Predicted 3D model of a 73-nucleotide RNA (transfer RNA) from a Clostridia bacterium. The organism belongs to Clostridia, within Bacteria.
[in-house]
RNA sequence: GGGCUUGUAGCUCAGUUGGGAGAGCGCACGGUUCGCAUCCGUGAGGUCGAGAGUUCGAAUCUCUUCAGGUCCA
Numbered sequence: 001g002g003g004c005u006u007g008u009a010g011c012u013c014a015g016u017u018g019g020g021a022g023a024g025c026g027c028a029c030g031g032u033u034c035g036c037a038u039c040c041g042u043g044a045g046g047u048c049g050a051g052a053g054u055u056c057g058a059a060u061c062u063c064u065u066c067a068g069g070u071c072c073a
Base pairs, nucleotide, nucleotide: 001072002071003070004069005068006067007066010025011024012023013022019056027043028042029041030040031039049065050064051063052062053061
């Protein structure tokens, strides 16, 4: 320098024939208990790496770019 791939909640990830942003763990509160743990319920937390384009509508398609991984040189 080139090819492929990954980037979504604090962490690990799901969601891709374009239309509801989600799960588990963690966190806060409540219930249960004499108390803790377990268990149950409720809730907070996200500019979907960044910018632009297409579209009525983009995490998803296109272009550029940043970072990680991997292969080739």
Rfam family: tRNA. Gene Ontology term of the family: triplet codon-amino acid adaptor activity. It is annotated as a transfer RNA.